[in-house]
Molecule: transfer RNA
Organism: uncultured Clostridia bacterium
RNA sequence: GGCCCGGUGGUCAAGCGGCUAAGACACCGCCCUUUCACGGCGGUAACGGCAGUUCGAUUCUGCUCCGGGUCA
Numbered sequence: 001g002g003c004c005c006g007g008u009g010g011u012c013a014a015g016c017g018g019c020u021a022a023g024a025c026a027c028c029g030c031c032c033u034u035u036c037a038c039g040g041c042g043g044u045a046a047c048g049g050c051a052g053u054u055c056g057a058u059u060c061u062g063c064u065c066c067g068g069g070u071c072a
Base pairs, nucleotide, nucleotide: 001071002070003069004068005067006066007065010025011024012023018055027043028042029041030040031039048064049063050062051061052060
């Protein structure tokens, strides 16, 4: 340098044109408990960046950044 895969809350991770952006762990509050733990209920918090296509983009396209693989 070419090609391929990935980047989504603090962490893991689903979603692949119209979702309130699911879930688990973590965190916060309340309940339970003599207390802690467990358990129950609720809450905060996310689409790498810039353009383009579209009525509408996390999703499609281009460039770019970062990580991984592969070929040379």